[in-house]
RNA sequence: GCGGAUGUGGUGUAAUGGCAGCACUAAAGCCUUCCAAGCUUUUAGUACGAGUUCGAGUCUCGUUAUCCGCU
Numbered sequence: 001g002c003g004g005a006u007g008u009g010g011u012g013u014a015a016u017g018g019c020a021g022c023a024c025u026a027a028a029g030c031c032u033u034c035c036a037a038g039c040u041u042u043u044a045g046u047a048c049g050a051g052u053u054c055g056a057g058u059c060u061c062g063u064u065a066u067c068c069g070c071u
Stems, first nucleotide, its partner, number of pairs: 001070007010024004018054001026042005047063005
């Protein structure tokens, strides 16, 4: 330099173009003499920029990061 794949809360992982879920973690509360466990609630997310569409995490283009292969 060329080609391909991947990018979703702090972490992991879902989502046929149609309300972004789940689990763990974190915070608060309940329970308990205290702790642990358990229960309830809350916080927090689609890598970035355009396009298509009534509607985009999903489709198209570009950029960027990581990984793989070729040279």